This is a predicted structure of a 547-nucleotide part of an RNA (small-subunit ribosomal RNA, 5' domain) from an uncultured bacterium.
Context: one part of a larger RNA
RNA sequence: GAAUGAACGCUGGCGGCGUGGUUAAGACAUGCAAGUCGAACGGGAUUUUUGAGUGUAGCAAUACAUUUGAAAAUCUAGUGGCGAACGGGUGCGUAACACGUGAACAAUUUACCUUCGAGUGUGGAAUAGCUCGGCGAAAGCCGGAUUAAUACCGCAUGUGAUUGUCCCCCGCAUGGGGGACAUAUUAAAGCCGGGGCUCGCAAGACCUGGCGCUAGAAGAGGAGUUCGCGGCCUAUCAGCUAGUUGGUGAGGUAACGGCUCACCAAGGCAAAGACGGGUAGCCGGUCUGAGAGGAUGAUCGGCCACACUGGAACUGAGACACGGUCCAGACACCUACGGGUGGCAGCAGUUUCGAAUCAUUCACAAUGGGCGAAAGCCUGAUGGUGCGACGCCGCGUGAGGGAUGAAGGUCUUCGGAUUGUAAACCUCUGUCACCGGGGAAGAAACGUCAUGCAUUAACAGUGCAUGGCCUGACUUAACCCGGAGAGGAAGCAGUGGCUAACUCUGUGCCAGCAGCCGCGGUAAUACAGAGACUGCAAGCGUUAUUC
Numbered sequence: 001g002a003a004u005g006a007a008c009g010c011u012g013g014c015g016g017c018g019u020g021g022u023u024a025a026g027a028c029a030u031g032c033a034a035g036u037c038g039a040a041c042g043g044g045a046u047u048u049u050u051g052a053g054u055g056u057a058g059c060a061a062u063a064c065a066u067u068u069g070a071a072a073a074u075c076u077a078g079u080g081g082c083g084a085a086c087g088g089g090u091g092c093g094u095a096a097c098a099c100g101u102g103a104a105c106a107a108u109u110u111a112c113c114u115u116c117g118a119g120u121g122u123g124g125a126a127u128a129g130c131u132c133g134g135c136g137a138a139a140g141c142c143g144g145a146u147u148a149a150u151a152c153c154g155c156a157u158g159u160g161a162u163u164g165u166c167c168c169c170c171g172c173a174u175g176g177g178g179g180a181c182a183u184a185u186u187a188a189a190g191c192c193g194g195g196g197c198u199c200g201c202a203a204g205a206c207c208u209g210g211c212g213c214u215a216g217a218a219g220a221g222g223a224g225u226u227c228g229c230g231g232c233c234u235a236u237c238a239g240c241u242a243g244u245u246g247g248u249g250a251g252g253u254a255a256c257g258g259c260u261c262a263c264c265a266a267g268g269c270a271a272a273g274a275c276g277g278g279u280a281g282c283c284g285g286u287c288u289g290a291g292a293g294g295a296u297g298a299u300c301g302g303c304c305a306c307a308c309u310g311g312a313a314c315u316g317a318g319a320c321a322c323g324g325u326c327c328a329g330a331c332a333c334c335u336a337c338g339g340g341u342g343g344c345a346g347c348a349g350u351u352u353c354g355a356a357u358c359a360u361u362c363a364c365a366a367u368g369g370g371c372g373a374a375a376g377c378c379u380g381a382u383g384g385u386g387c388g389a390c391g392c393c394g395c396g397u398g399a400g401g402g403a404u405g406a407a408g409g410u411c412u413u414c415g416g417a418u419u420g421u422a423a424a425c426c427u428c429u430g431u432c433a434c435c436g437g438g439g440a441a442g443a444a445a446c447g448u449c450a451u452g453c454a455u456u457a458a459c460a461g462u463g464c465a466u467g468g469c470c471u472g473a474c475u476u477a478a479c480c481c482g483g484a485g486a487g488g489a490a491g492c493a494g495u496g497g498c499u500a501a502c503u504c505u506g507u508g509c510c511a512g513c514a515g516c517c518g519c520g521g522u523a524a525u526a527c528a529g530a531g532a533c534u535g536c537a538a539g540c541g542u543u544a545u546u547c
Base pairs, nucleotide, nucleotide: 001547002546003545004544006543007542008541009540010539013395014394015393016392017391018390019388020387021353026351027350028349030348031347032346035082036081037080040079041078043076044075045074046073047072048071049070050069051068052067053066054065055064056063057062089306090305091304099230100229101228102227103226104225105224108223109222110221113219114218115217116216118214119213120212121155122154123153124152131144132143133142134141135140160186161185162184163182164181165180166179167178168177169176170175190211191210192209193208194207195206232278233277234276239269240268241267244266245265246264247263248262249261250260251259281303282302283301284300285296286295287294288293308329309328310327311326312325331342332341333340334339359385361384362383363382367381368379369378370377371376398428399427400426401425408419409418410417411416432488434483435482436481437480438479442474447469448468449467450466451465452464453463454462455461491536492535493534494533495532496517497516498515502531503530504529505528506527512519513518
C1' cells in the first nucleotide's frame, strides 16, 4: 500500500447493487417449510332435480309429512397411485479414490421423459373404511360381521426378454455380435370423452379419440464401481500387516472384488516416509503480488459428509432416508403413575455463548419443482419488502457576484497580521429529501371463446394455427410532470522526524503521549485546551488477521 462475512470509538443526508451467528454440530416455546389426484376405488356429508310407496287434508287437481330409489354438482376421513432420495441447511467427521483432473466398466443399474415396435385375454380370495362389542387418562389397542378397486393372487398367450444346446462372424483373450431349435422360465388394469344402432331411457356389443397398464429395444440424463496423476504438518512416530497379500471353490451383490466364508500358499506395504500422532471438508475460485509465489475456501457454482448420540434394516427405480420405521443412550415434556411424546445443522424467532451478525414480514404475479387430463392445489425453493454505513459504487449538503477586507475569535514587535470572499448583502439554480398528479416493463403461456386446417363414416371428439378475453406480491415503487423553498443534510483523524500540516495558554519527569526514534524535571511546534493549518470525507480513525 492492498484486502476482510469484521469488531470497537466518534460522527451520520439519499439512492443502486451486494452482504449479514466466523463462537456452542449448545438447548429450543410458537407458527409455517411436502403434498397432490374424485378422470383408480367403495363409502360419507351438503345442495338441487326427479320417480315410487304410505299417511293426513280435500269431491278432485293438489298441498304437507314420512319412507325409499335414481341423477347431477361441491366437499372429503380411508384404500390405491405418484411424489416425499428433489429442493433447503450445516461442515461434525473425513488425510480418503473424499476432492480435482484424465481415463475405464469386455463387471453394472436406471422411475419419470423421448423414439420404436408388440400386447392389454380370463378367473379368484381378501382387507381398510363404515358398523357392532371390549380395554385405556391419553396415545392408541383387541375382537366380530361386511364391502370396492389401476390394491392382492391364480390361469392363458409370448411380439419380445431370460436360460440351455448347436452353428456362423469379430477379437491375443476373460468375451462381443448374429442365426436356428426348445414338453424350459417370464406380463398386464383399467379410467374419461364422442358417435350412430334404439319409439325413448338404461345396459350391451360395435366404431372412434384421449389418458393409462405390461414384457421389451434404443436414446437422453442420472447413479454405482475401478485405475493413473495431483495438492497439509510431524521421524522428539521406523518398522507395519492374519482377511493381512495372492490363489482355488462357494456364497452374496445391479455389478467386479477378501465383499463374506472354506481350503491352500506366505505373501503385501515402507526412508520417493509405511504405521502412528496432529490439523483439516475438497475444488472452481477469492485476497495479495510485476511475476514466481504466499494466504484463504464467507456469499455464488460443482462434488463429498452429516441430520440429538450410537446401531440397524424396511419400502422403493433411487435411501440404509433432516421434517420415515425399529433398538439402545442422554436430554426435555405430558401422565389418572399403568404408560406415552419429541428432535430448527429448513424459514422466521427464543435462550445461552461471544468483540460480533437481521423480520416470529408479503406473494405464489414471475422462474423452477411435486401431483393432476385440466381447472387448480402445494412450494419459508424462489420472487419481493424490511433491519444493519457491513462493503463497493453514485449523488447531495448549493452556484455566481461580493472589501468598509465588518463584527467576533486567535496571534501581535500594538503598527498590524490572520480567520477571509469566508460571512452579511445582491442575483440565481432546484439534484436529493418533502408535497400534489400521472405512471410502464417484468405477462406470456395455461385456460376459455371464435375462425381456419388436419384426422374421421361424422357438423362429434382430438391435434395444430390465427385472433379476442383473463392473470402483478413488489406497487403509496422505477420513471415523468408540477409546486414550494438555500431552505432539511459534515464529520473524523492528524500537525517533533519518518509524514502533508504551527502558534498561544495551562502543566512542570507531574498529569499524560507513544507505531519506531522518543517527548514531559518553568519559555514543550511531541502532554491538555484554544486558534490556525493538513489529510480523507458520509465517513474517519483504532484493533485483529492475510499478502

RNAcentral holds the full RNA, with entries from Greengenes. Model confidence (mean pLDDT): 83 of 100.